The part of an RNA shown here (large-subunit ribosomal RNA, domain VI) has 247 nucleotides and comes from a Patescibacteria group bacterium.
Context: one part of a larger RNA
C1' cells in the first nucleotide's frame, strides 16, 4: 500500500518441523539341526542419542535477602552501627534464569507403489504373474502428528458494529535491542507504597538474671527480609489531542 471501514472468531492453498535406535524378557531352548548352535511371526519391559516444555522434586546461580568473622577509618566514648578491603571474606538462600532435575512426543493406522511374490488368462487347444483384468508387498512416496499460514492479488468464510474504531500520551509485563506484542488508565488493582501470607536467614536490639571475666540464659521459632501470592485507591496512570469510516 492492497483486500469497501472496523472488531472478534476462523477455513487451509501452501510451507516447515518431526520421522532415530539398542538391549533384555516371554513365545522357546520351541521350529530347524547329528551336534555345536539357534530362529521367523507375535507380545512386553528397560534404556541411548537428539528434540520440546517446565521448575513440583534434586541441584547450580542468585554483586539489591539473612547471618558469622578479620583489619582499619568514622559516628565523642561503652554498646550498637556505617564506609573500605575482589560482592572484604565465610555459611546459607526467595523469585527469575537454568540442568545435573521433571514431564512429554517419535506410535498406531490408511492409500498408491519399488525390487520381489502371486491369481485368473489368451495371443500360441499346452505353458505363461500380462497382452485385457485382479492382488500382496518397504525405515522410502501421499495422508495421518506438530507449527506457521488469505500478499492464497484466486487477497476466502462467519458473527457483530456504523460517531464504529485506532493511535498519541501515561502505569506496567510472564513481552522486549529499538519497534512490536500483551495487561491497564479512576466505571481502575497496571506499577509503587501499605497490610497479611508464603519463603529465606536463624533467635535482633534493649532490658533483666548467672558468672571475677571471656561468656551463657530469658524476653524470642525472635529480628530483619529483593523479585512470590492475596488484599487495600494511600501515590502515579490527570488533563488533552490526532487520525478515520461517516456506507
Nucleotide at each position: 500500500c492492497g483486500u469497501g471501514g472496523a472488531a472478534a472468531u476462523u477455513u487451509g492453498c501452501g510451507a516447515g518441523a518431526a520421522u532415530c535406535u539398542u538391549u533384555c524378557u516371554c513365545u522357546a531352548g520351541u521350529a530347524c539341526g547329528a551336534g555345536a548352535g539357534g530362529a521367523c511371526c507375535g507380545a512386553g519391559a528397560a534404556g541411548g542419542a537428539g528434540c520440546a516444555a517446565c521448575c513440583u522434586c534434586u541441584g547450580g546461580u542468585g554483586u539489591a535477602c539473612c547471618a558469622g568473622c578479620u583489619g582499619u577509618c568514622c559516628u565523642g566514648c561503652c554498646a550498637a552501627g556505617g564506609g573500605c578491603a575482589c560482592u572484604g571474606u565465610u555459611g546459607g538462600g526467595u523469585a527469575g534464569c537454568c540442568a545435573c532435575g521433571u514431564u512429554g512426543a517419535g506410535u498406531c493406522g490408511g492409500g498408491a507403489u519399488a525390487a520381489g511374490c502371486g491369481c485368473u488368462g489368451a495371443a500360441a487347444g499346452c505353458a505363461u504373474a500380462u497382452a485385457a483384468g485382479c492382488g500382496c508387498g518397504a525405515a522410502g512416496c501421499c495422508c495421518a502428528u506438530c507449527u506457521c499460514a488469505a500478499g492464497a492479488u484466486u487477497a476466502g468464510a462467519u458473527u457483530u458494529c456504523a460517531u464504529a474504531g485506532a493511535c498519541u500520551c501515561c502505569u506496567c509485563c510472564g513481552a522486549g535491542a529499538c519497534u512490536a506484542g500483551g495487561a491497564g488508565g479512576u466505571u481502575g488493582a497496571u506499577a509503587g507504597g501499605c497490610c497479611g501470607a508464603a519463603g529465606g536467614u536463624g533467635u535482633a536490639a534493649g532490658u533483666c538474671c548467672c558468672g571475677u571475666a571471656a561468656g551463657g540464659g530469658a524476653u524470642u521459632c525472635a529480628g530483619c527480609c529483593g523479585a512470590u501470592c492475596g488484599g487495600u485507591a494511600c501515590u502515579a496512570a490527570u488533563a488533552a489531542g490526532u487520525c478515520a469510516u461517516u456506507g